[in-house]
RNA sequence: GGGUCGUUAGCUCAGUUGGCUAGAGCGUAUCUUUGACGUAGAUAAGGUCGUAGGUUCGACUCCUACACGACCCA
Numbered sequence: 001g002g003g004u005c006g007u008u009a010g011c012u013c014a015g016u017u018g019g020c021u022a023g024a025g026c027g028u029a030u031c032u033u034u035g036a037c038g039u040a041g042a043u044a045a046g047g048u049c050g051u052a053g054g055u056u057c058g059a060c061u062c063c064u065a066c067a068c069g070a071c072c073c074a
Stems, first nucleotide, its partner, number of pairs: 001073007010026004019057001028044005050066005
C1' cells in the first nucleotide's frame, strides 16, 4: 500500500427483506426477604447504535469518506 471483517448500555453480546417507543445477560442503585452478608424476587437508572455526509416519507439496518481494532496479502 491492497483486501476482508468488526465498532450498539460500565463489561460481554443480540438485533439487517429499512417502519411506530433499541434489547438480553452480568454489573450498579433502591425496595422486599435475612440478626447481618449472600442467595432469591421486584423496580429503576444507564445508549448522540464509532464520526461526518448521502439516499429515503422514514436509517442501528443501504451507500461514501474518515477514525480505531483484528486478520490476510504484498